A computed fold for a 73-nucleotide RNA from a Chloroflexota bacterium, annotated as transfer RNA. Its Rfam family is "tRNA". RNAcentral holds the sequence, with entries from ENA.

[in-house]
RNA sequence: GCCACCGUAGCUCAGCCGGCAGAGCAGUCGCCUCGUAAGCGACGGGUCGCGGGUUCAAAUCCCGCCGGUGGCU
Numbered sequence: 001g002c003c004a005c006c007g008u009a010g011c012u013c014a015g016c017c018g019g020c021a022g023a024g025c026a027g028u029c030g031c032c033u034c035g036u037a038a039g040c041g042a043c044g045g046g047u048c049g050c051g052g053g054u055u056c057a058a059a060u061c062c063c064g065c066c067g068g069u070g071g072c073u
Base pairs, nucleotide, nucleotide: 001072002071003070004069005068006067007066010025011024012023013022019056027043028042029041030040031039049065050064051063052062053061
């Protein structure tokens, strides 16, 4: 330098042939318990890597850039 894949909540990841942004764990609060853990319930937490384009509408499609992983030279 070229190619492929990945980037979404604090962490691990789903969603990605366009239409309300989610799960588990973690956190906070409550229930339960003599108490703790476990269990159960609720709540909070997001510029969907950045910028632009297409569209009535973009996490999703297109282009560029940044970062990561792997491969080729």